[in-house]
Molecule: SAM-I/IV (S-adenosyl methionine) riboswitch aptamer
Organism: uncultured Ferrovum sp.
RNA sequence: UGCGAACAUUCUGAAUUGGGCCGACGCCCAAGCCAACCUGCCCGCCCGGGCAAGGUGGAUCGCGAAAGCGGAUGUGGCUCCUGCGUGGAGCAAGCUAUCGGGCAAGC
Numbered sequence: 001u002g003c004g005a006a007c008a009u010u011c012u013g014a015a016u017u018g019g020g021c022c023g024a025c026g027c028c029c030a031a032g033c034c035a036a037c038c039u040g041c042c043c044g045c046c047c048g049g050g051c052a053a054g055g056u057g058g059a060u061c062g063c064g065a066a067a068g069c070g071g072a073u074g075u076g077g078c079u080c081c082u083g084c085g086u087g088g089a090g091c092a093a094g095c096u097a098u099c100g101g102g103c104a105a106g107c
Stems, first nucleotide, its partner, number of pairs: 006075005016031006033058002037055003040051003044103005061070003077091005
């Protein structure tokens, strides 16, 4: 990167600035913004809640009476080695604040 499977979402929200490419349509990069899917933090574990640092994604979904179907997005990231594998060794994740409940351990 491509193909297949599973689960979840597709309600709301955000409509900016600078730069590059193109004849045009349009596309790309950086910062800002939205959101909270994954990683991280508040916490030894679980549930709920919060933060928004790391990684995505987004700022126009379509058809249908509906169920649903189709499309789209997510199911962390990076470096090195490698016999290239369901392989190996590592790295980073702001400030502040004893978040609520339960469990376990200890006293």